[in-house]
RNA sequence: GCCGCGGUGGCGGAAUUGGCAUACGCGCUUGCCUUAAGAGCAAGUCCCGCAAGGGGUGUGGGUUCGAGUCCCACUCGCGGCA
Numbered sequence: 001g002c003c004g005c006g007g008u009g010g011c012g013g014a015a016u017u018g019g020c021a022u023a024c025g026c027g028c029u030u031g032c033c034u035u036a037a038g039a040g041c042a043a044g045u046c047c048c049g050c051a052a053g054g055g056g057u058g059u060g061g062g063u064u065c066g067a068g069u070c071c072c073a074c075u076c077g078c079g080g081c082a
Base pairs, nucleotide, nucleotide: 001081002080003079004078005077006076007075010026011025012024019065027045028044029043030042031041032040046055047054048053058074059073060072061071062070
């Protein structure tokens, strides 16, 4: 330099054909239980807002009624080729 794959809550990781972003697990917080702790159980856990609603998927643009998903550029990581 060229080709391929990938970047989504604190972490791992879904979202299948463009149609509810964060399902599920871990972690964390509060409570119950316990002498206490662990285990177990219940609820909560992106941001703004009283609410309605809005914003947010590596960065910046584009297409579309609608984009995590499609297109372009850039950036970072992994793999391959030279």
Predicted 3D model of an 82-nucleotide RNA (transfer RNA) from a Candidatus Daviesbacteria bacterium. Its Rfam family is "tRNA". The family's RNA type in Rfam is transfer RNA. Its family is annotated with triplet codon-amino acid adaptor activity in the Gene Ontology. The source organism's lineage runs through Bacteria, Bacteria candidate phyla and Candidatus Daviesiibacteriota.